A computed fold for a 179-nucleotide RNA from Streptomyces sp. CC53, annotated as c-di-AMP riboswitch aptamer (ydaO/yuaA leader).
The source organism's lineage runs through Bacteria, Bacillati, Actinomycetota, Streptomycetaceae and Streptomyces.
The RNAcentral record of the sequence draws on Rfam and Ribocentre.
The prediction has a mean pLDDT of 76.
Rfam family: c-di-AMP riboswitch aptamer (ydaO/yuaA leader). Gene Ontology terms of the family: cyclic-di-AMP binding and regulation of gene expression.
RNAcentral records the identical sequence in 2 taxa.
Parts: sequence; C1' cells; structure tokens
RNA sequence: ACGCUUCGUGCGCCGCAGGCAGGAGCGGGGGACCCAAGGUAAGUGCCGGGUCCGGCCGUCGAGAGACGGCCGGCCACCGGCUUGGGGUGAAGCCGCGCGUCCGUCAGGGCGCACACGCGGCCGGGCGACUCCCCGCCCGAACCCGACAGCUCACCUCGCAGGCGUCGGUGAGGAGAUAC
Repeated sequence: ACGCUUCGUGCGCCGCAGGCAGGAGCGGGGGACCCAAGGUAAGUGCCGGGUCCGGCCGUCGAGAGACGGCCGGCCACCGGCUUGGGGUGAAGCCGCGCGUCCGUCAGGGCGCACACGCGGCCGGGCGACUCCCCGCCCGAACCCGACAGCUCACCUCGCAGGCGUCGGUGAGGAGAUAC
C1' cells in the first nucleotide's frame, strides 16, 4: 500500500508527542399517538431526613395552649441502598441422584449423597471471504436505581481491538496488489 474481520468507518479544525460540545456514517440506550400487553381499582422493596396527625412523659401557664423528649402512623417532597425490575454483552432457559421398605401401582416412608456439580436445549468462539460436517472450548463481568413494551419528533452514549501459517475436511464465490 492492498484485501479482510467487526456496529466500531471517514472527513474537517487547532496553539499538532496531542487535543476538539466540529460535521458525516454506523451501532447502543431513553422517549408519544396507534398497536401490543396488563387490569377492574388494586398493587408498587428497605433505610434515613422532612411535613402532618395521634399517644405518652416532662417543663411553663389560671385556662386555652406552647415548647421539648420518646413511640407509632401517614405522604405531595429530599437523600441513600439493592434481594423487585431494567440495560450492555454470546454469557440464557429447563431438569435432578443412589439404596431399602410399604403399596390399592397413583405414590409414599427412611437412610446416604448432592449444586462452585451433572445433564438437555439454546447462544457465542476456535487469526478472519462464505457455508456444511467433525472435533475442542465458553456462557463472565459491569451499569441504572423502584423506573424504562413498541415508538415519530427529540434527548443521550460509543466508534475499540485485530487478521492475511494458526484444529481437521469438503464445497462454493469475489476481488486487490505486485511481477
């Protein structure tokens, strides 16, 4: 330089080891009507603050009541948390063994073992043009914070990392560079 994987690619600007609330493109999230789903009026976690209400106690007061403390309740509000819920991502869904005894054959009792496990389905990867088959691995982590179906307008976030010998076999396709 060319080709390729991937949503993750180009351009522009500046005071240019670098930076940019710049523009385009691509990808993720939030977000109406309609639609979908749910519902019949209910439900909506925990902690603290605050407002209001009630009870008890103390002080003051002639009384009405005021103030303070403790406890309980309530809610338009505020702050915090994560077991509800949601999001990024392939990283999700479902199930559970053995022995013995009873039995009306549906099942039940007892003992041992067991989940950081095992099995099935599904999804992703194995140096990179695509696909079938075989084989081998993986199904983590993080974020939001009681809230999110879809979704025009609108708002917001990101644009990395790599390959061209890279498990085996077969089939098929496209194109660039160099000579």